[in-house]
Context: one part of a larger RNA
């Protein structure tokens, strides 16, 4: 100087307390361990691995992960070299599961440049071919590395120059008194200044004004309809999207050291960082990643490279994590009625109409979309039935029949109809999230994607309870103290 203490002081945080809803019990989905297996590819492992890499394993993907079959200058790159008019597309035969191996045909299409008497001759670019340099490796090492990322933590810290003090390691500044979300600001001060962080600048949301008025809107005027901005028209309103205004402790009162600031109030759409996002200091964990990529070294080179068929990654006594659905009446079911936002669409979204109980099929209008479509929002509201039951709760499991995607749904897809109708009556010890448009609850969309989600990422609808405290648990910051620690 740090680190540590079941030392002390001050302070903060869904850390506890006060509340609300879960997990832990059931069934299923999914990830992991284990076991099994010819193989169940690899990685991630306290917080900070475990719906993680994977924003989509039937083949492909895929990773010799397994079994089997094949290739050896190679699936791919560059250079040199051999060959001759070939070569590529197309076509045929034999073996084969395919890859591949071997052979044939010139009917047809394409094929550079130069000369040409249009008969042809020369050259050798592309492609092919022979050989050689080499290619290749998701092989190893993340404890050789770059890059990227997690974490403490959006915590308030981490440092430097000059000066001063100390023999020196170092100290000071950065401590002290207040204050703040903040090393934020003020005062004091052997320190004076500065940098990286904090804040601000950026995006979005909340109010208003100006500009603009189509594909959006419709108050007033006119026309028309069973009905609808449908038409003429209009720019008021909503909205769209560009530019501005607005919030700064600016104003008032009190407290305070005449300070910084705090408490209350006014006006205001908004008040003291208005809400949300992006933004992550010096560093820590030899944290994670050599399987995104890049890269040193090592290893491999008729194989640890490359191609193909089939299988596996989906295997199931069990354990754990994360979720979904429930156990019902604040409910289930049937009929009727209403209100979003944000997205996506051409190898696409697919309307009307018709067929089918349905998944879906036929169909073809419109739309590169404020115009057309996906599209029905659901919880909600009104009415009927159920009357507390393992039930009209719950839907696992299994039988049968189908639909769709795709070359192909056996291993191993999603969905529909019909039948079947398991566990489950609110969950032990323990444990998680959340302070407001939040929790809880309800649906919608997107990426990936032929098809496939209860996951992920977004979007809106309905919409609470509790706390205004810091004794304790956990973690963190500053000061101080002790130390057999570095």
């Nucleotide at each position: 100087u740090g680190a540590c203490g079941g030392g002390g002081g001050c302070u903060c945080a869904c850390a506890c307390a006060a509340g609300c809803g879960g997990u832990g019990g059931a069934g299923c989905a999914u990830g992991u361990u284990g076991c099994u297996u010819a193989a169940u590819u690899c990685g991630a492992u306290g917080c900070a691995a475990c719906g993680c890499g994977a924003a989509g394993a039937a083949c492909c993907u895929u990773a010799u992960c397994c079994u089997g079959g094949g290739c050896u200058u190679g699936a791919c790159a560059u250079g040199c070299u051999u060959g001759g008019a070939u070569g590529c597309c197309c076509c045929c035969c034999u073996g084969g599961a395919a890859a591949c191996a071997g052979g044939g045909u010139u009917c047809g299409g394409c094929u550079g440049c130069c000369c040409u008497u249009c008969g042809g001759g020369g050259u050798g670019a592309a492609a092919c071919u022979u050989g050689c340099a080499c290619a290749g490796g998701u092989g190893c090492u993340g404890c050789a590395u770059g890059g990227c990322u997690g974490u403490c933590g959006u915590c308030a810290g981490c440092u430097c120059g000059u000066g001063u003090c100390g023999u020196g390691a170092g100290a000071u500044g950065u401590u002290g008194g207040g204050u703040u979300a903040a090393g934020u600001c003020c005062c004091g001060u052997a320190a004076c200044g500065a940098g990286c962080g904090a804040a601000a600048c950026c995006c979005u949301u909340g109010u208003c004004g100006c500009u603009a008025g189509u594909u959006g809107c419709c108050a007033g005027c006119g026309a028309g309809u069973u009905a609808u901005g449908u038409c003429g028209g209009g720019g008021a309103c909503u909205c769209u999207a560009g530019c501005g205004a607005g919030a700064c402790u600016g104003c008032c009162g009190g407290u305070g050291u005449u300070a910084a600031a705090c408490c209350g109030g006014a006006g205001g759409a908004a008040g003291g960082u208005g809400g949300g996002g992006a933004u992550g200091a010096c560093g820590u964990c030899a944290a994670g990643u050599c399987c995104u990529c890049a890269u040193g070294g090592c290893c491999u080179u008729u194989a640890u490279g490359c191609c193909c068929a089939g299988g596996g990654c989906u295997g199931c006594a069990a354990a754990c994590g994360u979720g979904c659905u429930a156990c019902a009446a604040u409910g289930g079911u049937c009929c009727g009625g209403a209100c979003a936002a944000a997205g996506c669409g051409a190898c696409g979204c697919c309307a009307a109409a018709c067929c089918g109980u349905g998944a879906g099929g036929u169909g073809g209008a419109g739309c590169a979309a404020a115009u057309c479509g996906c599209a029905a929002a659901a919880a909600c509201c009104g009415g009927g039935c159920c009357u507390c039951a393992g039930u009209u709760c719950g839907g696992a499991u299994c039988g049968g029949a189908g639909u769709c995607u795709g070359c192909a749904a056996c291993u191993c897809g999603a969905c529909u109809c019909u039948g079947u109708g398991a566990a489950g009556u609110c969950g032990g010890a323990a444990u998680c999230g959340c302070u407001a448009g939040u929790a809880a609850u309800c649906g919608c969309a997107u990426a990936u994607c032929a098809g496939c989600g209860u996951g992920a990422u977004g979007c809106g609808g309905u919409g609470a309870a509790u706390g205004u405290g810091u004794u304790c648990c956990u973690g963190a910051g500053c000061c101080u103290u002790g130390u057999a620690c570095a």